[in-house]
RNA sequence: AGAGUUUGAUCCUGGCUCAGGGUGAACGCUGGCGGUGUGCAUUAAGCAUGCAAGUGGAACGGUCCCGUUUCGGCGGGACAGUCGCGAACGGCUGAGUAACGCGUAGGAAUCUACCUCUUGGUGGGGAAUAGCCCCGCGAAAGCGGGGUUAAUACCGCAUAAGAUCAGAUAUCGCAUCUGCGAUGUCUGAUGAAAGGAUGUAACUAUUCGCCGAGAGAGGAGCCUGCGUACCAUCAGUUUGUUGGUAGGGUAACGGCCUACCAAGACUAUGACGGUUAGGGGGCGUGAGAGCGUGGCCCCCCAGAAUGGCACUGAGACACGGGCCAUACACCUACGGGUGGCAGCAACUGGGAAUCGUGCGCAAUGGACGAAAGUCUGACGCCGCGACACCGCGUGAAGGAUGAAGGCCUUCGGGUCGUAAACUUCUUUUGCCAUAGGUGAGAGUCUAUGGCGAAUAAGCACCCGCUAACUUCAUGCCAGCAGCUGCGGUAAUACGGAGGGUGCAAGCGUCACCCGGAUUUAUUGGGCGUAAAGCGUUCGCAGGCGUCUUGGUAAGUUACAUUUCAAAGACUGGGGCUCAACCUCGGGAAGGGAUGUAAUACUGCCAGGAUAGAAAGAUCUCGGGGCUACUAGAACUACCGGUGUAGGGGUGAAAUCCGUUGAUAUCGGUAGGAAUUCCAAGGGCGAAGGCGGGUAGCUAGGGAUACUUUGACGCUCAGGGACGUAAGCUAGGGUAGCGAAAGGGAUUAGAGACCCCUGUAGUCCUAGCCGUAAACGAUGCUCGCUAGCCCCUGGUUCCGAUUUAUCGGAGUCAUGGGCGUAAGCUAACGCGUGAAGCGAGCCGCCUGGGGAGUACGCGCGCAAGCGUAAAACUCAAAGGAAUUGACGGGGACCUGCACAACCAGUGGAGCAUGUGGUUUAAUUCGAAACGAACCGAAGAACCUUACCCGGGUUUGACAUGUAAUUCUUAAUGCCGCCUAGAGAUAGGUUGGAAUGUCAACUUUGUUGACAGGGAUUACACAGGUGUUGCAUGGCCGUCGUCAGCUCGUGCCGUGGGGUGUUCCCUUAAGUGGGGUAACGAGCGCAACCCCUGUCCCGAGUUAAAUAUUCUCGGGAGACUGGUCCGAUUUUCGGACAGGAAGCGGGGACGACGUCAGGUCAGCAUGGCCCUUAUAUCCGGGGCUACACACAUGCUACAAUGGGGCCGACAAUGGGUUGCCAAGCGGAAACGUGGAGCUAAUCCCAUCAAACGGCCUCUCAGUGGGGAUUGAGGGCUGCAACUCGCCCUCAUGAACGUGGAAUUGGUAGUAAUCGCGGAUCAGCUAUGCCGCGGUGAAUACGUUCUCAGGUCUUGUACACACCGCCCGUCAAGUCAGCAAAGUUGGGGGCACCCGAAUCCCGCAUGUUGCGGGAGAAGGUGAAUCCAGCGAUGAGGAUUAAGUCGUAACAAGGUAACC
Repeated sequence: AGAGUUUGAUCCUGGCUCAGGGUGAACGCUGGCGGUGUGCAUUAAGCAUGCAAGUGGAACGGUCCCGUUUCGGCGGGACAGUCGCGAACGGCUGAGUAACGCGUAGGAAUCUACCUCUUGGUGGGGAAUAGCCCCGCGAAAGCGGGGUUAAUACCGCAUAAGAUCAGAUAUCGCAUCUGCGAUGUCUGAUGAAAGGAUGUAACUAUUCGCCGAGAGAGGAGCCUGCGUACCAUCAGUUUGUUGGUAGGGUAACGGCCUACCAAGACUAUGACGGUUAGGGGGCGUGAGAGCGUGGCCCCCCAGAAUGGCACUGAGACACGGGCCAUACACCUACGGGUGGCAGCAACUGGGAAUCGUGCGCAAUGGACGAAAGUCUGACGCCGCGACACCGCGUGAAGGAUGAAGGCCUUCGGGUCGUAAACUUCUUUUGCCAUAGGUGAGAGUCUAUGGCGAAUAAGCACCCGCUAACUUCAUGCCAGCAGCUGCGGUAAUACGGAGGGUGCAAGCGUCACCCGGAUUUAUUGGGCGUAAAGCGUUCGCAGGCGUCUUGGUAAGUUACAUUUCAAAGACUGGGGCUCAACCUCGGGAAGGGAUGUAAUACUGCCAGGAUAGAAAGAUCUCGGGGCUACUAGAACUACCGGUGUAGGGGUGAAAUCCGUUGAUAUCGGUAGGAAUUCCAAGGGCGAAGGCGGGUAGCUAGGGAUACUUUGACGCUCAGGGACGUAAGCUAGGGUAGCGAAAGGGAUUAGAGACCCCUGUAGUCCUAGCCGUAAACGAUGCUCGCUAGCCCCUGGUUCCGAUUUAUCGGAGUCAUGGGCGUAAGCUAACGCGUGAAGCGAGCCGCCUGGGGAGUACGCGCGCAAGCGUAAAACUCAAAGGAAUUGACGGGGACCUGCACAACCAGUGGAGCAUGUGGUUUAAUUCGAAACGAACCGAAGAACCUUACCCGGGUUUGACAUGUAAUUCUUAAUGCCGCCUAGAGAUAGGUUGGAAUGUCAACUUUGUUGACAGGGAUUACACAGGUGUUGCAUGGCCGUCGUCAGCUCGUGCCGUGGGGUGUUCCCUUAAGUGGGGUAACGAGCGCAACCCCUGUCCCGAGUUAAAUAUUCUCGGGAGACUGGUCCGAUUUUCGGACAGGAAGCGGGGACGACGUCAGGUCAGCAUGGCCCUUAUAUCCGGGGCUACACACAUGCUACAAUGGGGCCGACAAUGGGUUGCCAAGCGGAAACGUGGAGCUAAUCCCAUCAAACGGCCUCUCAGUGGGGAUUGAGGGCUGCAACUCGCCCUCAUGAACGUGGAAUUGGUAGUAAUCGCGGAUCAGCUAUGCCGCGGUGAAUACGUUCUCAGGUCUUGUACACACCGCCCGUCAAGUCAGCAAAGUUGGGGGCACCCGAAUCCCGCAUGUUGCGGGAGAAGGUGAAUCCAGCGAUGAGGAUUAAGUCGUAACAAGGUAACC
């Protein structure tokens, strides 16, 4: 110090979130030791039990006990009582309190026990009463009566320095009108005391007390300035209230209290009211300014169950005192009593949560006492809690086979990891022992010795922010999550594991505070479009204010004095082994008060000035305002004339008007509203706004070498006035227009847009309302900072002039435009009328929604307006600009895209494919274009992946290891036999199977090695199983469309732009010109192949021929020539020549798009099956059939069908093949075998359409051939499911095809046949090729579709198949209103009235009356809160309903 998150990307605005620090904490997991701190934050809830305030016998009388005794007493101890002091401290808590309560600085009208100092005194009397004794009442608590007794208890008397009061008097000061104050002198009055102890024979004496007075210290009371939370949706409050006089009261001033008099006092600088809260020193955080907080420690305040009250006392209205009332609790003999832990422990309850019914007065401090001492839950210690801070430890060094094991793996290895084991060493902590110190003790500290690596590690995290990565499992499930967000079968984000990272006796989570947040901005923000300038103006208070002189010294500045307790913080030392902790010293900064000094600036007082401001004079300007009068055109209505069938209206119509005469036209009359032209980015006004003319009244602006005043100014909270339209009240008026309403259309609907009517209203008068996208979305005033052009109103000079005026230059004011200065801005843009640079004042903003809403208040006749929240909810909402995409936006261009023409499809029958259905199976894939004669260039078996049934299990196929076995021979191979449909199973001396070496040897046998085979076991094979959304490769498509990019430079904060835009041109980002761009790449074109013309060479086919056929090579075209167009170059058009003018066709497919297609062609990751999802066999299926779609074939006939005759091709194929001649058959075909490994032979007469002749004659016909029957042929193990061909017979639909739709621009369409691949055969009408015959049409680019370029708008970016609004229906949530109901607060009035206080009266004692008075009761209001049927709206919730409002011209521009 920043980071994440709005977007496809960018910059900005803006919120949300995170990283840091902290805590009296709590919770989860875990836990070795020590030190120092700290521990009911919640119910100021209730409290069993014990303790927390007593002490003094040296104040007093007495009782009891003990000791002693010379029996008189003496001494000691204990005890209740009288008396004194203390109990007002210490300790606890924070309910109340927004206050002189606290803090700070001052003040005057006061008191003060004990303590210190000074001074003086302490004489002499009296009457009682507790205790004690007796009696009585009561359960108890306790109480009453009688008798007796002491004091430092109580009461008189004497004395009185000083004090107080009164009188007289002297001096001084201030006033003068009677006087007031201070100091002194004299006289009078008032008012004291207590003794005890030691000692002595007794006094003197000593000491502790007592009394008067003075002073001090400390303490307490009172007053004042300043500071001290939030709400204005709290704006007026107050009657002892504000002041005075007199009196009372108090220690003391004072309305503190009372009587009388006056009518004041407080308040926008926030009274009064409400809510919350003890205040401070300090503490946390922060760079600071600040913000938050007030636990422990210290100071102050307040409280003691709740409320009131006084007594005693120096001090209290008294926590462990009293009285009364209330609530609660306890005891009771029911009559009556008792109690107060917010002291220390403890208990119950509450709560997420906070400790022991411990020890001791040894230390510190306190009370009493002469003292010893007693008391002290203050305090000192111990205990409990990782609650916090600090310190220490859980070992150190060596140690590689990098052990085992875990995990991962590309199977090679890597990692945990020197980690462990193991070796050596050490002993803090721990345990044991000894000694010493210290402590009341518990204990603790130190030293020494021993034992033994021993007794001691967890928690969180690992996608990014944020340090740390793999595997398994799961499969939008389970779950995670602080924010963005992860999870839908390859999850570094869930869960486990291995590994890693961080911190460590702790680690995480949650809660809260500060920080980051400059996100309330004083330091340190903004307001044109992001939230934000009041609609405008006037103006009181307030804030700010020209030049100059003198004074003053309030602000300001400097210095000095004093204060802001201690603790804390900072700093320098010191003590605990260090640290935390403790302790000693030092010093600020800053605040308050007082004094002195300075006088620049500000203020104040006094004087002067004129540049600001204002007034006057002269000239001038205008739709400025108000009132009255008035004009013409148009419109409508009415009257009259002419005139006849329509008019009107629309996209098209209809409603409507019209033969009772409309519309049209002419004349007349009436009425109301608005003012054509002039008229303009022009004028005036504060804004709203203002437009025919004339007159009256009235306000304002501007200019001027003029005159006057002399700062009179600027802004403005509250306040006043004005304020379009609409709306409201009352009265008029009403031509046109026209909400509502009615009708006609449109439409799925049409509560709209369009049309026909039409009421309020629009107009006038008087009054209200007070809002608008009231906008320049830009507050007012003043000053400063380059320019250019224009309008309007003045004015000066020059020139012209027809004397109306015109032109030019300058200047003042006004309004507008440009953008090239600087500058500003997130950008857009602003730019002398600033959004620049400065000054003054006001208003306003602080994420989106909820909401400009609710409630309250004010205004209003109402409508409504003004002011103005919260709960809840989201992580965005938003501004500007960028690139795309899109538009029922624009411009330009292209394409068989449309148009023109030809032939079709869609209708029929059949073929083929698909869907659907069916089925045991009808295997699988392909799905708009870009699936559907597609994968499939050949499903009867095979293919085959599917179904049924039957077999096999290291396997149908590959490699390897081990064991066994064979190699003159196995059950393995080939045969054969048996069973079976077959696969397969069983059997079999039938058969066939190597080489080298060695030994023994007669052929030969045995052994070893190599090779080969078999069996078993194990690794493994195998899978057309899954994922084309894990992939490679290949392909389709946009599209053979002309595009897609890069380097450097330049522009921009950036995304990006430029280049690639523009003009001309092209099939083309093709070429040229221009240009902050200059170049380049992938595409285009060309290079390649076929074909068209010519030339050269070579050449097989019996021979010959070749310009002609085949092969190879070359030439030719380059827009070269001429003319025209435009010119600036390219380019375009025409002509000539030429076979040909981008000649025709093919191959070739940029960056990319569609998660397009294919795991079933192949390859391949992951997952899955392994006596089966593998493999083999037989049969079946892929060929099913109410139906729908797609692609084709054949047709519907005469441009034809049939018959006969007659011509003319090219590409190809052939040895398991093509097959000639001949023969048989009606034919398919059979037979036959010549020839041919092919320019030689064959398919193949090479063909058909075509030509000629004959026939048919418009008919479901001799068109058409489906379907079916019969008989044959061919292939093949096998044609039933399920092949093709031939012949005879049969002879269906169909007569040119609805909506719609396809192909084609020339050797094309149409039409005709031929060949080939696959293949035993063929369901081929398919596909790929070949040639024959051979057209028609294109005006053109408005429209449809597709594409390209530029531009524009956008709320789209999954990109218009987008986005998105509202009602309704459903669930959830929080607020609002609500009949009412419940609780609480503080007042008011009245009633009653305890203790207590006051007043009056009376009294030998008890008393009587009055007033105040807590609690309680009643009543009428008020405020706050809870609940509330129901109602209205709001928010929210993957896939509900209805529409389509907005975003593009969003299909009627949108919005206020």
Molecule: small-subunit ribosomal RNA
Organism: uncultured Microgenomates group bacterium